[in-house]
A computed fold for a 73-nucleotide RNA from a Solirubrobacterales bacterium, annotated as transfer RNA. The same sequence occurs in records of 2 taxa. Model confidence (mean pLDDT): 81 of 100. Its Rfam family is "tRNA". By type it is a transfer RNA.
Formats: sequence, structure tokens, C1' cells
RNA sequence: GGGGCUGUAGCUCAGCUGGCAGAGCGCGUCGGUGGCACCGACGAGGCCGAGGGUUCGAGUCCCUCCAGCUCCA
Repeated sequence: GGGGCUGUAGCUCAGCUGGCAGAGCGCGUCGGUGGCACCGACGAGGCCGAGGGUUCGAGUCCCUCCAGCUCCA
């Protein structure tokens, strides 16, 4: 320098054919216990790496850039 993959909640990751952003763990509150552990119920937490484009509508399609991993030279 060129090719490929990845980037979504604090962490690990889903998200179909473009149509209400989710799960597990973690965190908070409440209940059960004398207390802890544990279990159950409820809840908080995101503008989906950045910018732009297409579209009535973009996490999803297109372009540029950034970061990480990897292959080739």
C1' cells in the first nucleotide's frame, strides 16, 4: 500500500425481507430469611464508532473517514 471481518446497554452478544432497539450477566428497589447466599417481581441504563447520502421511514442499503482483528505484498 491492497483485500476481508468487526464496531449496538457497564460486560458478552442478538437484531429477519428497511417499519416500536433486545437478551444474558452486572446494577438499583421491593418481597421471602434473624442475616448472608439464593430465588421471585419491578425498574434504571442506548440516539446503534463519526460524518454524509438514498428513502415516507435506516442498527439494517450506498459513500467517506476512524478504531480493532486478520490475510497478501